Model confidence (mean pLDDT): 84 of 100.
A computed fold for a 1475-nucleotide RNA from an uncultured prokaryote, annotated as small-subunit ribosomal RNA.
Rfam family: Bacterial small subunit ribosomal RNA. Gene Ontology terms of the family: structural constituent of ribosome and ribosome.

[in-house]
C1' cells in the first nucleotide's frame, strides 16, 4: 500500500465487509523452562478475625510481677537488675505514608503568571534572651453508681502542665518626615502612649532544649490569562443577585456576612438547564493531522457508611478523631451501649472476570528519641495465575527394501517419507550431588543454600492449536442430501459439496492458538492537511436587510497579527539517539535530543489591522432619450357561450368506438331579430417583450417601480454577502360579503367490464370572478444561491448609440438583454462551454448508505386543513447515477415469407381406421405435450416381439470372463407326470499331442436389470430457419463495458454486389462446387434397339445381321445478364428484346452459421452415480398392451350425374425378387388351388395400370349414391386366428343429400385427380409411411390488416430478458416503537412547617486555686449550667417541573419461498408520467 460485495457486462457515487496493531481482559483446547512486570474494569455493596502509628524515663510523679544479693521471727523486709512491663501528666507524631475514583464541567485540573492582599510546625543563619514568684489537677487511696461501656464523690502529688510580676523591641495604634513605587501602597527614620516572653534535663558537652525578632528553605492559601465533553427538540438566566458605603469575619482579597444605597450583571464567541465525566504527564493507534483512553508508574483534586458541624492544631472541618442526624449491623440484665477494610490478607455478594488471613524491617524511606532502639501490610521480598512481553528447550548427524501401516489411484503408481526403525553423537532445561556470591563501605540477609559455578547419569522430562471456496498460504476420499449444520463480506447444503461432519494430506502460527468484546488504522465514508452539491444525497421559491466576514488606488504613522535574536518555563518518568549492565533480550541505569506550548525582552515594518491625509477605475446622484403583456386604480369595446322573448319551421336532436341517460309534438335542434348577464380577450404571438421570483397578454386615461443608452458634471470606497430578522410569493384551501355565463372536484344517471366507487357520455354543486383578510406550499426547475475578474469564435434575434454613405436599404463599429452551433478547458458520463457545470476570489445554505421518515414526541405558527423545526428502535447489503449490449413494446420507419389478400381443394358435421387424454382394469409396460407430443418411437403387438399382469420354477443364474476342487462324456432322441418351464426313467458315447480341449456339478470373484437421473453425459435429433445472419486479426474512437468494420445511399433471393466511408482484410454462413431432370454432341452396343439389307411367322427384333434411332452406361458442350436498346451515379443492377432446349439461382435435392429451447432420447447405443442380487434379475404358460359413457388429432370412403354399373379399348415410370418372385395350363363366382417352366434377373415373374376413350343403362330417389353393421358359407397364413388377422362369396344396407364457431395445404408439371411399386412382414388390422409414374388447373389488385422473421431508430424500473418487473388494502405470524385512562419510581428546585449537633450573640443564676485589698468581697475567670435569637442536616406538608418504567386499547411501521382482491407504476404500460 489495498481487496470482496450493487451490473448481463461497464464507468461513478455510495454504504456494508477483511486484511494490520493493541488490551488491566474473558471463553474454549492445550500446557516444559526462566527472566520482568501487571491482576475486582462489576456492588463508592456488606464486612468475621488478624495486623496497618505511635514513641519519648535525658520532661514528670508513681512503679509492679519475676529474678538475683543480704537480712529473716521462715510470715517476710532491704537494695540491685531498671527507671524495666503496664498505666497516667507533660511533648512531638497522628494533616505523611497507604486506598479509592463517589462527587466535581469546577481557577477541579493543565500552563503562564500575580499577591504591594498572605501562613509556615520541625530544619539552616543571624541578633537578643531565658529574671522572679505562685497555685492546682491526673496518676494514686478511699467511697460509690451501672450488666456493661461508662461514671460519680472526697483526700494526696511533680513537671518542659498552669498561672501572676519584671525587662525587650523590631507588634498595635497616633503625630511629623525622606525614599521608592503600580491605583490602593511599600519602605527608612525620631518620638508619645499600651499590651505582650521564656524550662528546664542530663551521661557535664564547642550538649541538647526554651522565648522574642529578622532572614532562607521547603510546603501551603487566595487571585488571574488562555486551554478544557454531548444536547438549542435547553434561549434566556439571575434579588446577595451587579456594584457602592459602613460594619463584622479571615493568616489573607473579596457580597465571604451584614446594614443602607443604586439597579444593575451574564447570554447566539452559546448564559441558564439536563445528559456524561475525577484533570494531567502520558498510553494505544496513525505517514502526519488527528481519533480513541486515563489500569500499573508520576504530580494534583476529591472522597473516607451516608448527611451536617465544629474542636484541637503550625498545618484537618481530620480513613483507622469528636459531636449531632439517619440507615445499617452488632452486645444487652431492656436501663442502655458498640461499629464503619475506597489501609494488607481474608469473607459474603456481584460478575465473563482478577490472587497469600505468607516472610521481614536485611536493604530504601517514614514517626519519635541525645541515643540504644521501638512502630512502620509504606517497603522489600516470597506465594498463586501463560495476563502479557522476552529468552530458551522438546535433540543432532547419517539413514531407500523408498519398510509396515494410513490415504489416494487412471491399479502402473503416487504420498505420508529421511519421515520411522537401525547406527554415531551432543546434553541446554529438567533431574541428583557438591561449592556459593554481590545486594552489607563496621555489625546486621527476609529473600535462600537463591543466582551462579563444578561434577553426573541418560535421548533421556517437554507440542500444540487454528485454518484450507474467493478475499487470504494451503485439496483430495469418504458421510450427508436446502436435512444436519457453517458463515466475517460475497455466499455453501436440494445425491457426485476442494464452503456442513470424519479421514489422509497440506498452510500458518508455536507454550500457546482461535474466538467474542474494545479502540485506532484503512475510511479523502465529517475531507485543517484532505470531499462535495445540473441528473448519483445536496442551492433557501424569490427579494430588502441586521450582527458578522470580505474588500480598489494612494501618503506618514503605530506595531495588535506577521517575522527575526535573546531569556524564563515547559517536573521526573515515557517516547527517539548514544553508550553501559544483568550470558542475550525483555528490563534497568548514564548521557544527548525532544517536550512542536506559554510567558518576558529586544527590533524589523513588506502584508493583514488600527490612527491620518489625499485620489477616481468600484458604487451612486443629477441631466436627455427612447423600448417594454412591469405594477395599482378607474373606465370603454367587440366576439363568443348560456339564458329569456317574439318569428320561420318539423320530427327529431344530442352524444360515442358503438350506444344510452338527456333535451324535444306542451314544438326541440336548425334559422332570424331583440334583450339580460357574467367571464376571458381570438388574429397580431414571435427559443419576442418586461418583472427579484411567483408572474404578467382587448383598449384608453391617471398614479407608479425597475432596466437601458447618451453626455458632460458632482459625492468619494459610501462596496459585496448576509446567521437572525423582515416583506413578496402559482394553483388549491380557509374566513366575511357579493357575484355566478362557461368549465367543473363531490354527487347522480347512461354506458364499458368478470367488477369499474375509473377512463366515455348526460347533468351537476362548492370552486372558478370581484373586495378584504388567512394559508405559505409546487418538478416554487435553467432540477445550475448571489457578486466580481478572467479565458478561441460563428450565427441568429430584441432595446439603444456612432461612422460613412444615403432613395430605400444595406454596410462597418459600440453597449445591454436573450437563443442555436462550436475550441481550450471541465466531467462518472450524458453534456457545459464569456448566460460556464472553465479558471480564480469573497460571503451565505445544503449534503454525508437505502428503508423507517420529512415521521413520532417536543417547541413555534394558523380559525382549520396543516406548514416549519426534527430523530430514534427496528432492518436490509444494498438503495443509485450515466452510459453500453440484448430482449421487450397494445413505439416509428424499410423489407420479406401461401404472411394476409385472390384462387382451387380440404379439415370442423357423417361412418370406418390410426393415434392420444380420460376412464376402467390383475395390467391394460414405456416415452413424446403449444408451434417443435397426439398414422409420433412403431418400415408390422394372436405366440414371440413384451418391458406389464397373474399362476409356476430355479439361484454363479438365460448370457461372459477367471480361479480353486470334484465329476463324468454331453448335446441329441424316446417314454412317463405337468399349461409348460421342468422333473423321472431309458437310449446315446465326440476331439486329441492325454498335462488337456468342450461339457457338467459344488465354492468364490462376478454376471444381470427395458430399475432410477435426458436436470451428471457422450453420440443423435428437433425448432427458430435454407432465416441471412455470426464473429475474428489489426487499426481507430471511448476511462469503459463496448462502438467501428456489419451503418449510410441503391440493389439482391441473399451481409448478394456496387458507391460512400477510419477502416483495411479475413472466416463460419449465402452462392457456386455435388447428385439428378431438361437439349446436343461423343464413345460403347448385351440382356436394351430395328431405320436400312436378308430370313421367316397366323403374329411377334422371331432369326441372320446393324449402331442409324429409342435407352443404357461413361466422358463432353451448354447459360455468363454474354449481346442490343431503356432506366440507374460512365455503378451495382434492373426492365424489354433478340437468339437459345433451357433466362436471368433454369426445376428438384442432397448440404442446416454463431447460438436459442437445462428441448428430445439413460426403452437403439454408449456411459457416470445411485439402487436390486433366493430379485428390481432370469426360465415358463396364460392374459394384458387391442379393455370403453366421453373428448381431442390425423387419415380413409362417401354423401353423387364432371357420377355409379356393364362391355369394350389404349398408354407409364420407378421398384422387388431364393426358405424368393413364381409364368403357362387345368380347377373354383371368388379368395385360391393344382402346377411347376422361367429367372439371383435391361433377358424370367410380380404385372391386367387407373384415371382416360368408345359404347349402354340408371335419371335425382337416402337411389343401381353410400357402404358402416350384422347373420352365414369360405380362402390364406400360421404350432395356434376365442380374447385379438387379413381376405372371399351369399344376405343385411346404418349414418351421411357438401357440413357452426374456427381452421388447414397449396403460386405450375404445383394444386387437384387418377393407379402402381417398395420397406416392415409367416400373415395382418397399410385407409399409415415412402418413392413412382398417368391426366392436369385456377389466382397473385396489392402490403392496410392478422402471424412469423430480418435490418434500422426509440423509451424501459426487464436481463430467469413481459410467460419479465412490480404496487396497495385484506388475512397470518412476529419485532421494534409512538398514543393512551392510569400507575410505580428517581431526580433537581420552590413555599411553609419542624428544628438536631454546633460556631456566633443577647441574658440570668451559680461557682471559682493563682492577682489585689483583705476574711469578706473584688478585678478576672470557669463549665457536663438555664433561658433566649440568627444561622443550620435530617425530617414533614403542599402544588408544579423533569426524567425513566409498567400500562387494557389503540396507532402507523419493519419483516417474513409458496395466502385473498385487483393491476396503479416501468413501453405510447394500454387513461403520458410525475409535483
Nucleotide at each position: 500500500a489495498g481487496a470482496g460485495u450493487u451490473u448481463g457486462a461497464u464507468c461513478c457515487u455510495g454504504g456494508c465487509u477483511c486484511a494490520g496493531g493493541a488490551c488491566g481482559a474473558a471463553c474454549g483446547c492445550u500446557g516444559g523452562c526462566g527472566g520482568c512486570a501487571u491482576g475486582c474494569c462489576u456492588a463508592a455493596c456488606a464486612c468475621a478475625u488478624g495486623c496497618a502509628a505511635g514513641u519519648c524515663g535525658a520532661a514528670c510523679g508513681a512503679g509492679a510481677a519475676a529474678g538475683u544479693u543480704c537480712c529473716u521471727u521462715c510470715g517476710g523486709g532491704a537494695g540491685c537488675a531498671a527507671u524495666u512491663a503496664a498505666a497516667g501528666u507533660g511533648g512531638c507524631g497522628c494533616a505523611c505514608g497507604g486506598g479509592u475514583g463517589a462527587g466535581u464541567a469546577a481557577c477541579g485540573c493543565g500552563u503562564a503568571g500575580a499577591c504591594a492582599a498572605u501562613c509556615u510546625g520541625c530544619c539552616c543563619u543571624u541578633c537578643a534572651g531565658u529574671c522572679u514568684g505562685g497555685g492546682a489537677c491526673a496518676a494514686c487511696u478511699u467511697u460509690u453508681c451501672g450488666a456493661a461501656a461508662g461514671g460519680a464523690g472526697a483526700g494526696c502529688u511533680a513537671a518542659u502542665a498552669c498561672c501572676g510580676g519584671a525587662u525587650a523591641a523590631c507588634a498595635a495604634u497616633g503625630c511629623a518626615u525622606g525614599a521608592c513605587a503600580c491605583a490602593a501602597g511599600u519602605u527608612g527614620u525620631a518620638u508619645a502612649u499600651u499590651u505582650g516572653a521564656a524550662a528546664g534535663c542530663u551521661u557535664u558537652a564547642u550538649g541538647u532544649g526554651c522565648u522574642g525578632a529578622a532572614g532562607g528553605a521547603g510546603g501551603g492559601g487566595u487571585c488571574u490569562g488562555c486551554g478544557u465533553c454531548c444536547c438549542a427538540u435547553u434561549a434566556g438566566a439571575u434579588a446577595g443577585u451587579u456594584g457602592g458605603u459602613g460594619g463584622g469575619g479571615u493568616a489573607a482579597u473579596g457580597g465571604c456576612c451584614u446594614a443602607c444605597c443604586a439597579a444593575g450583571u451574564c447570554u447566539a464567541c452559546g448564559a441558564u438547564c439536563u445528559a456524561u465525566a475525577g484533570c494531567u504527564g502520558g498510553u494505544c493507534u496513525g505517514a502526519g493531522a488527528g481519533g480513541a483512553u486515563g489500569a500499573u508508574c508520576a504530580g494534583c483534586c476529591a472522597c473516607a457508611c451516608u448527611g451536617g458541624g465544629a474542636c484541637u492544631g503550625a498545618g484537618a472541618c481530620a480513613c483507622g478523631g469528636c459531636c449531632c442526624a439517619g440507615a445499617c449491623u452488632c452486645c444487652u440484665a431492656c436501663g442502655g451501649g458498640a461499629g464503619g477494610c475506597a489501609g494488607c490478607a481474608g469473607u459474603g455478594g456481584g460478575g465473563a472476570a482478577u490472587a497469600u488471613u505468607g516472610g521481614a524491617c536485611a536493604a530504601u524511606g517514614g514517626g519519635c528519641g541525645a541515643a540504644a532502639g521501638c512502630c512502620u501490610g509504606a517497603u522489600c521480598c516470597a506465594g498463586c495465575a501463560a495476563u502479557g512481553c522476552c529468552g530458551c528447550g522438546u535433540g543432532a548427524g547419517u539413514g531407500a527394501u523408498g519398510a509396515a501401516g494410513g490415504c489416494c489411484u487412471u491399479a502402473g503408481g503416487g504420498u505420508u517419507g529421511u519421515a520411522a526403525a537401525g547406527c554415531u553423537c551432543u546434553u541446554u532445561u529438567a533431574c541428583c550431588a557438591g561449592g556459593g556470591a554481590u545486594g552489607a563501605u563496621a555489625a546486621u540477609g527476609a529473600c535462600a543454600g537463591u543466582a551462579c559455578c563444578u561434577g553426573g547419569a541418560g535421548a533421556a522430562u517437554a507440542a500444540g492449536c487454528u485454518c484450507c471456496g474467493g478475499c487470504u498460504a494451503a485439496c483430495u476420499c469418504c458421510g450427508u442430501g436446502c436435512c444436519a449444520g457453517c458463515a466475517g463480506c460475497c455466499g455453501c447444503g436440494g445425491u457426485a459439496a476442494u464452503a456442513c461432519g470424519g479421514a489422509g494430506g497440506g498452510a500458518g502460527c508455536u507454550a500457546g492458538c482461535g474466538u467474542u468484546g474494545u479502540u485506532c488504522g484503512g475510511a479523502a465514508u465529517u475531507a485543517c492537511u484532505g470531499g462535495g452539491c445540473g441528473u448519483a444525497a445536496a442551492g433557501c421559491g424569490c427579494g430588502c436587510g441586521u450582527a458578522g466576514g470580505c474588500g480598489g488606488c494612494u501618503u506618514u504613522u503605530u506595531a495588535a497579527g506577521u517575522c527575526a535574536g535573546g531569556g524564563g518555563u515547559g517536573a521526573a518518568a515515557u517516547c527517539c539517539c548514544g553508550g553501559g549492565g544483568c550470558u542475550c533480550a525483555a528490563c534497568c541505569c548514564c548521557g544527548g535530543a525532544a517536550c512542536u506550548g506559554c510567558c518576558c525582552u529586544u527590533g524589523a515594518a513588506a502584508c493583514u489591522g488600527g490612527a491620518u491625509g489625499g485620489c477616481u477605475a468600484g458604487a451612486a446622484u443629477a441631466c436627455u432619450g427612447g423600448a417594454g403583456a412591469g405594477g395599482u386604480g378607474a373606465g370603454u369595446g367587440g366576439a363568443a357561450u348560456u339564458c329569456c322573448g317574439a318569428g320561420u319551421g318539423u320530427a327529431g336532436a344530442g352524444g360515442u368506438g358503438a350506444a344510452a341517460u338527456u333535451c324535444g309534438u306542451a314544438g326541440a335542434u336548425a334559422u332570424u331579430c331583440g334583450g339580460a348577464a357574467g367571464a376571458a380577450c381570438a388574429c397580431c404571438a414571435g427559443u419576442g417583450g418586461c418583472g427579484a421570483a411567483g408572474g404578467c397578454g382587448a383598449c384608453u386615461c391617471a398614479c407608479u417601480g425597475g432596466a437601458c443608452a447618451g453626455u458632460u458634471a458632482u459625492u468619494g470606497a459610501c462596496g459585496c454577502u448576509g446567521a437572525g430578522g423582515u416583506g413578496c410569493g402559482a394553483a388549491a384551501g380557509c374566513g366575511u360579503g357579493g357575484g355566478g355565463a362557461g368549465c367543473a372536484a363531490a354527487c347522480a344517471g347512461g354506458a364499458u367490464u368478470a367488477g369499474a366507487u375509473a377512463c366515455c357520455c348526460u347533468g351537476g354543486u362548492a370552486g372558478u370572478c370581484c373586495a378584504c383578510g388567512c394559508c405559505g406550499u409546487a418538478a416554487a426547475c435553467g432540477a445550475u444561491g448571489a457578486u466580481a475578474a478572467c479565458u478561441a469564435g460563428c450565427u441568429g434575434u430584441c432595446c439603444g448609440g456612432g461612422c460613412a454613405c444615403a432613395u430605400a436599404g444595406a454596410g462597418c463599429u459600440u453597449g445591454g438583454g436573450u437563443g442555436g452551433c462550436g475550441c481550450a478547458g471541465c466531467u462518472a458520463a450524458c453534456g457545459c462551454a464569456u448566460u460556464a457545470a472553465g479558471u480564480u476570489a469573497u460571503c451565505c445554505g445544503c449534503c454525508u448508505g437505502g428503508g423507517g421518515a420529512g415521521u413520532a414526541c417536543g417547541g413555534c405558527c394558523g380559525c382549520a386543513a396543516g406548514g416549519c423545526u426534527a430523530a430514534a428502535a427496528c432492518u436490509c447489503a444494498a438503495a443509485g447515477g450515466a452510459a453500453u449490449u440484448g430482449a421487450c413494446g397494445g413505439g416509428g420507419g424499410c423489407c420479406c415469407g401461401c404472411a394476409c389478400a385472390a384462387g382451387c381443394g380440404g379439415c370442423g358435421g357423417a361412418g370406418c381406421a390410426u393415434g392420444u387424454u380420460g376412464c376402467u382394469u390383475a395390467a391394460u409396460u414405456c416415452g413424446a405435450g403449444g408451434c417443435a407430443a397426439c398414422g409420433c418411437g412403431a418400415a408390422g403387438a394372436a405366440c414371440c416381439u413384451u418391458a406389464c399382469c397373474u399362476g409356476g420354477g430355479g439361484u454363479u443364474g438365460a448370457c461372459a470372463u477367471g480361479u480353486a476342487g470334484g465329476g463324468a462324456a454331453a448335446a441329441g432322441c424316446c417314454a412317463u407326470a405337468g399349461a409348460g418351464a421342468u422333473a423321472u426313467g431309458g437310449u446315446g458315447u465326440c476331439c486329441u499331442u492325454u498335462u488337456g480341449g468342450g461339457c457338467c456339478c459344488u465354492a468364490c470373484a462376478c454376471a444381470g436389470g427395458u430399475g432410477g437421473u435426458g436436470c451428471a453425459u457422450g453420440g443423435c435429433u428437433g425448432u427458430c430457419g435454407u432465416c441471412a445472419g455470426c464473429u475474428c486479426g489489426u487499426g481507430u474512437c471511448g476511462u469503459g463495458a463496448g462502438a467501428u468494420g456489419u451503418u449510410g445511399g441503391g440493389u439482391u433471393a441473399a451481409g448478394u454486389c456496387c458507391c460512400g466511408c477510419a477502416a483495411c482484410g479475413a472466416g463460419c454462413g449465402c452462392a457456386a462446387c455435388c447428385c439428378u431432370c431438361g437439349u446436343c454432341c461423343u464413345a460403347u452396343g448385351u440382356u436394351g434397339c430395328c431405320a436400312g439389307c436378308g430370313g421367316g411367322u397366323a403374329a411377334u427384333g422371331c432369326c441372320g445381321g446393324g449402331g442409324a434411332c429409342u435407352c443404357a452406361u461413361g466422358g463432353g458442350a451448354g447459360a455468363c445478364u454474354g449481346c442490343c436498346g431503356g432506366g440507374g451515379u460512365c455503378a451495382a443492377c434492373u426492365c424489354g428484346g433478340a437468339g437459345g432446349a433451357a433466362g436471368g439461382u433454369g426445376g428438384g435435392g442432397a448440404c442446416g452459421a454463431c447460438g436459442u429451447c437445462a428441448a428430445g432420447u439413460c426403452a437403439g447405443c454408449a456411459u457416470g452415480c445411485c439402487c436390486c442380487u433366493u430379485a428390481u434379475g432370469u426360465c415358463u404358460a396364460g392374459g394384458g398392451c387391442u379393455g370403453c359413457a366421453c373428448g381431442c388429432a390425423u387419415g380413409c370412403u362417401a354423401c353423387a350425374a364432371u357420377g355409379g354399373c356393364c362391355g369394350g379399348u389404349a398408354c407409364a415410370g420407378a421398384g422387388g425378387g431364393c426358405a424368393g418372385c413364381g409364368a403357362a395350363a387345368c380347377c373354383g363366382c371368388g379368395a385360391g388351388g393344382u402346377g411347376g417352366a422361367g429367372c439371383g434377373a435391361a433377358u424370367c415373374c410380380c404385372a391386367c395400370a387407373a384415371a382416360g376413350c368408345c359404347g349402354g343403362u340408371c335419371u335425382c330417389a337416402g337411389u343401381u349414391c353410400g357402404g358402416a353393421u350384422u347373420g352365414g358359407g369360405g380362402u390364406c397364413u400360421g404350432c395356434a386366428a376365442c380374447u385379438c388377422g387379413a381376405c372371399u362369396c351369399c344376405g343385411u344396407g346404418a349414418a351421411g343429400c357438401u357440413g357452426g364457431a374456427a381452421u388447414c395445404g397449396c403460386u405450375a408439371g404445383u394444386a387437384a385427380u387418377c393407379g402402381c411399386g417398395g420397406a416392415u412382414c409367416a400373415g395382418c388390422a397399410a385407409c399409415g409411411c415412402u418413392g413412382c409414374g398417368g391426366u392436369g388447373a385456377a389466382u397473385a389488385c396489392g402490403u392496410u390488416c392478422c402471424c412469423g422473421g430480418g435490418c434500422c431508430u426509440u423509451g424501459u424500473a426487464c436481463a430467469c430478458a413481459c410467460c419479465g418487473c412490480c404496487c396497495g388494502u385484506c388475512a397470518c405470524g412476529u419485532c421494534a416503537c409512538g398514543a393512551a385512562a392510569g400507575u410505580c419510581g428517581g431526580u433537581a428546585a420552590c413555599a411553609c412547617c419542624c428544628g438536631a449537633a454546633g460556631c456566633c450573640g443577647g441574658u440570668g443564676g451559680c461557682c471559682c486555686a493563682a492577682c489585689c485589698c483583705u476574711u469578706g468581697g473584688g478585678a478576672g475567670g470557669g463549665a457536663g449550667c438555664g433561658c433566649u435569637g440568627c444561622c443550620g442536616a435530617a425530617g414533614g406538608u403542599g402544588g408544579g417541573g423533569u426524567c425513566a418504567g409498567c400500562g387494557a386499547u389503540u396507532g402507523g411501521g419493519g419483516u417474513g419461498a409458496a395466502g385473498u382482491c385487483g393491476u396503479a407504476a416501468c413501453a405510447a404500460g394500454g387513461u403520458a408520467a410525475c409535483c
Annotation:
The sequence is in RNAcentral, with records from ENA.